[in-house]
């Protein structure tokens, strides 16, 4: 230094014109809007929707209430989860560790919780529990080889299916099309009129500042906890986030938000750093 392993990261780059959206801000408006500036614009999987949570509505139960409501969600199982401890808002994720099993190793895998439960016939000492013949080693338990039967014999086996138990979690069920507003506008009744009442939209809200993201200190083996700074970073609605050109470039892969999160799986051309190991070839 390759091949290996294991964790993070990039996954087009500057530059010019010419558009899309959002949000401030300042003009102008026939009140629909337009226009100038500055700022913000897809991914590490945005995906599959597999778990697991926030929110929202419904329905059940439980306290209290005369009652509208309030406030909660204990119980249960024909759901779910399994070595052990521990992390988290949760989890079937992650983090320690034991213990099986693969690798020479780094290391990677595991449906690992108790019990039930042993399946055709023949052959064979011996196919869920028994142990045979030769032989070596050994004081002995036994361990190494051989022969022999079969399809299978380092007992394949730390056996599974299934049932039952136990602990542990979780009230259920639908997903932002959840679901909530009527200020103009619109539609209806009622009115002469002014207006009033009522309803739904392709309107508004819900929506993007969040279990946030960086940097640092402290605790801890870790996953993580606090704690200080600082930062604001997509919100669209038939759905923008793009075209074009010139340089460089390895002629860029998988692929594009759609209520938010935290995982998991699946896709992914190339290309980086760190750490690890020491078979193999030089």
């Nucleotide at each position: 230094g390759g091949c290996c392993u294991g964790u993070a990261c990039c996954g087009g780059a500057c530059g010019g014109c010419c558009g899309c959206u959002c949000g401030a801000u300042g003009g102008c408006u026939u009140c629909g809007g337009c226009c100038a500036u500055c700022g913000g614009g897809a991914g590490g999987a945005a995906a599959g929707u597999c778990c697991g949570a926030a929110c929202a509505c419904a329905u059940c139960c439980g306290u209290u209430g005369a009652a509208a409501g309030a406030c909660g969600g204990a119980g249960c199982a024909c759901g779910g989860u399994a070595g052990c401890g521990g992390g988290u808002a949760a989890c079937g994720c992650c983090c320690g560790u034991c213990c099986g099993g693969a690798g020479u190793a780094a290391u990677c895998c595991g449906a690992g919780a108790g019990a039930u439960g042993a399946g055709a016939a023949c052959a064979g000492a011996g196919a869920c529990g028994a142990g045979u013949c030769c032989g070596g080693c050994g004081c002995a338990a036994g361990c190494c080889g051989g022969g022999g039967u079969g399809a299978a014999a380092c007992g394949g086996c730390a056996a599974a299916a299934u049932u039952c138990u136990u602990a542990c979690c979780u009230a259920u069920g639908u997903g932002c099309a959840a679901g909530g507003c009527c200020g103009c506008g619109c539609c209806g009744u009622c009115g002469c009129a002014a207006g009033a009442c009522g309803g739904a939209g392709a309107g508004c809200c819900g929506c993007u500042c969040g279990a946030g993201g960086c940097c640092g200190g402290u605790g801890g083996c870790g996953a993580c906890a606090u704690c200080g700074g600082u930062c604001c970073c997509a919100g669209a609605u038939a759905a923008a986030u793009g075209g074009c050109c010139g340089u460089c470039g390895a002629u860029a892969a998988c692929a594009a938000a759609a209520u938010u999160c935290g995982g998991c799986u699946u896709a992914u051309a190339g290309g980086u750093a760190c750490a690890g190991c020491a078979g193999c070839a030089c």

Bacterial RNase P class A from a Minisyncoccota bacterium, 282 nucleotides, folded computationally. The source organism's lineage runs through Bacteria, Bacillati and Minisyncoccota. It matches the Rfam family "Bacterial RNase P class A". Its family is annotated with tRNA processing, ribonuclease P activity and dimeric ribonuclease P complex in the Gene Ontology. It is recorded under the gene name rnpB. The coordinates come from a structure-prediction model, not an experiment, and the mean pLDDT is 75.